A computed fold for a 140-nucleotide RNA, annotated as c-di-AMP riboswitch aptamer (ydaO/yuaA leader). Its mean pLDDT, the model's own confidence on a scale to 100, is 76.

[in-house]
Parts: sequence; structure tokens; C1' cells
RNA sequence: ACUUUAUUCACGCUUAAUUUCCAACUUUUAGUUGAAAAGCGGGGGAACCAGUUAAUUGGGGCGAAUCAUUGAGUAUUUGAAUGUAGGGUACCAUCUUACCCGAGUCCGUCAGCUAACCUCGUCAGCAGUGGAUGGGUCUG
Repeated sequence: ACUUUAUUCACGCUUAAUUUCCAACUUUUAGUUGAAAAGCGGGGGAACCAGUUAAUUGGGGCGAAUCAUUGAGUAUUUGAAUGUAGGGUACCAUCUUACCCGAGUCCGUCAGCUAACCUCGUCAGCAGUGGAUGGGUCUG
């Protein structure tokens, strides 16, 4: 000097998933638990409108996460490959480049939209700053 790995911190990223306050406990400048409020997000739910020959080939919700082909096997099924609708990457928009995701889960025979109204959630997981044009913010 370079490369790799691990840990920590700062600044941050995906997501609705953040902030404040009260009480109790503890290993006490903080953490955990419970409850509340604000903010953000979801579901149910009239009229009008839409839809209506289906009603187990069940149907529906959250979410970007839908669909297709191939192939192993074939008893159920299991996991795999290639793409793809769609989604993400340090102020915002557009274009471009590169990389990544393209899961899972809930309701329980039932739900179109939907004012009033009712109701639920506020987890989890990461270490990721390319370029151009235009606009904006902050600082000096």
C1' cells in the first nucleotide's frame, strides 16, 4: 500500500411499522413489560353506480411478489432450473448503467364500490452512496 473476514459506530436502506407520555420491574443516565396518545397503514360497512347464472373447479384479504415453460419423480408429493407481470437501490422527477427481489401468510363458505360508523396493525430484516439533464433544500 492492497485484499479478505469479523465486530462496533456514524450516516442510512426495504417495510405502514415511527414519535411522545404514564405506571411497574430490573442488571437503573438505560432496558423490559403493560396501557394510552399522535402519526402512518389495513379490513368491514349505505345510497348511487357496477355486476348477475353462478352457487367446491369454492371465494376473498395483506403484500412488488403474478404467470409461463422445462425437467427429476410419479403413490402422495418433493425440491430444482430458465424466464416473466411487478418491485427496490442516499433530496425529487426523467433517461441511462449495474446489482438485487419476484416470498410468505391470513379469513373460513363469507365480503364489488361505499358517506356515517365499527375494527385491526405499528413487526421483521439489512450494510446497499454509478452517470446525465432539470428542479429543490441546507450550509458557507